[in-house]
Predicted 3D model of a 300-nucleotide RNA (Bacterial RNase P class A) from Thiobacillus sp. A source record names the gene rnpB. RNAcentral holds the sequence, with entries from ENA. Rfam family: Bacterial RNase P class A. From the family's description: Ribonuclease P (RNase P) is a ubiquitous endoribonuclease, found in archaea, bacteria and eukarya as well as chloroplasts and mitochondria. Rfam classes the family as a ribozyme.
């Protein structure tokens, strides 16, 4: 060098103006300043977990996942370490991996026969035939075939059995605040006239009135982003990991924001868009950086 092969990483940079949503300041307001503002996948929703209602004494019964050891971790079907098996010269990859002595199916194509039984020679019995022999019936079991032939056969990416594990929904969950209108409960007056008919009185009307409490709609608020967090750095571990220390605060909307315009550079810029969160798998993706490593060839 060149060809690979395993990991992490960036995800077009910088100014300027116009504008969008939250937050902090200040201001009666109107606004004005200041600071933040999408991913490595934010997607698929295919697992695992918090949180929140609802069920729930225990244990089972269907139902469903996983299945070599061993280890991490809140959990995992997920990572990380070994053994084994296949592919690769190697770095390296891929692998749904417990029981066939519980029981059921299944085992193409050859082949007598695929787990039910039996083929050819050969003995044996017994009929028929003048005889070579021909039929049943018992014993007997090779040769071939075939991935496997009678062996406690093979298959469980087929039922099943065995261990472990799982209660159901889901942020439109869930919680608080609360109009109108109907309707609901309790209380008090009420045909011996309540209420109303502007105060009061007579008069007139004639069945319902006031007075409290509760649910729940329509609209608000919270849940809502300080977290199984992000970064250095030490320490244990081969590793995931975890422990200690310092620093930070980095969307939180509710028709729903992240956007445009010009300059200027480069290598001329892919899939793509948050809606409770988190850990994972998986698909999608222009290239660019870096490490460790492997084969080959050339210098020295």
């Nucleotide at each position: 060098a060149a060809a690979g092969c395993g990991g992490g990483u960036c995800a077009g940079g910088c100014a300027a103006c116009c504008g969008c949503u939250g937050c902090c300041g200040c201001g009666c307001a109107a606004g004005c300043g200041g600071g933040a503002g999408a991913g490595g996948a934010a997607a698929g929703u295919c697992c695992g977990g918090g949180c929140u209602c609802c069920a729930c004494a225990g244990a089972g019964c269907a139902g469903g996942a996983u299945g070599c050891c061993g280890g991490c971790u809140a959990a995992c079907g997920g990572c990380c370490g070994g053994a084994c098996g296949c592919c690769g010269c190697g770095a390296g990859g891929c692998g749904a991996g417990g029981a066939a002595c519980a029981g059921g199916g299944c085992c193409a194509c050859a082949g007598a026969g695929a787990c039910g039984a039996g083929u050819a020679a050969g003995c044996c019995c017994g009929g028929c035939g003048c005889g070579a022999g021909c039929c049943g019936g018992g014993u007997g079991g090779a040769c071939g075939u075939g991935a496997a032939a009678c062996g406690c056969g093979g298959u469980a990416a087929c039922c099943u059995c065995c261990a472990u594990c799982c209660g159901g929904a889901g942020c439109a969950a869930c919680a608080c605040c609360a109009a109108a209108u109907a309707g609901g409960c309790a209380g008090a007056c009420g045909a011996u006239g309540a209420c109303g008919c502007g105060g009061c009185u007579c008069g007139c009307c004639g069945a319902g009135u006031c007075u409290g409490c509760g649910g729940g709609u329509a609209g608000g608020u919270g849940g809502c982003u300080u977290g199984a967090g992000c970064c250095g750095g030490c320490c244990a571990g081969c590793a995931a990991u975890g422990g200690c220390c310092g620093g930070c605060c980095u969307a939180g909307a509710g028709g729903a924001a992240u956007g445009g315009u010009u300059g200027u550079c480069c290598a001329c810029g892919a899939c793509a868009g948050a809606a409770c969160c988190c850990g994972g798998c998986u698909u999608a993706u222009c290239g660019g950086c870096c490490c460790a490593c492997u084969u080959u060839u050339c210098c020295a």